[in-house]
Formats: sequence, C1' cells, structure tokens
RNA sequence: CUCUUAUCCAGAGAGACCGAGGGAACGGCCCUUUGACGUCUCGGCAACCAAACGAAAGUUAUGGUGCCAACUCCGACAGUGAAUGACGAUGUCAUUCAAGCACUGGAAGAUGAGAG
Repeated sequence: CUCUUAUCCAGAGAGACCGAGGGAACGGCCCUUUGACGUCUCGGCAACCAAACGAAAGUUAUGGUGCCAACUCCGACAGUGAAUGACGAUGUCAUUCAAGCACUGGAAGAUGAGAG
C1' cells in the first nucleotide's frame, strides 16, 4: 500500500514546549494568538486483540493497539417519507443550495483483527 471483516448517535483533559494554522479531501460550518494543530509528561475513556477468572452470560483492565471539540462536525450519491408551491383535479410536476427536513442505504474515511 491492497484485500477481507467488525464497529463508528456513548465515553474520556490537565500541565510544559512551540507559534499559525487546524478540523482527510470538495462545499459549508466551526476551532484558533484568551495559543489552536503538533510534540512530551501525567491522567482518563473504552474493551477490538491477547491474557486471567468463569459452565456460560460475562468480569478484570495485566499486555498490544485505539481514542479523549462538535454524531465520522454537517452535506455531497441513491431511495422512501414529509413540507412548500404550481397545474388542475385527487393525482402529476417542481423545489427542499443548505448545513435548523427526517429516515434508510451507499460512497469515502477512521480504528481493530486477519491475510497478501
């Protein structure tokens, strides 16, 4: 890097250093000199893998990861519903370009486990 698979509406921050961008990418919207992002220390969350215990459900949090702004921050593609409007007649059409329509799925991404 590629493939397979599971999960992604919960949860969890202080200090030090640095100094201008950051939130993957596009559009938004947000965070940020009241110091973001990043690095380090300590702390915490969770329970994917291993381990221990257990008949099992499960428990622990010892080891390997992961995570600690916003639902994966929101949207984007498809479908269904809903709302509004037009026509004119009980259905057709249009819009929902906005992030203060809803739901479902997909795509993309992240993380774990396994394989190449």
This is a predicted structure of a 116-nucleotide RNA (SAM riboswitch aptamer (S box leader)) from a Chloroflexota bacterium.
The sequence was found by an Rfam model in a public genome assembly.
Its mean pLDDT, the model's own confidence on a scale to 100, is 81.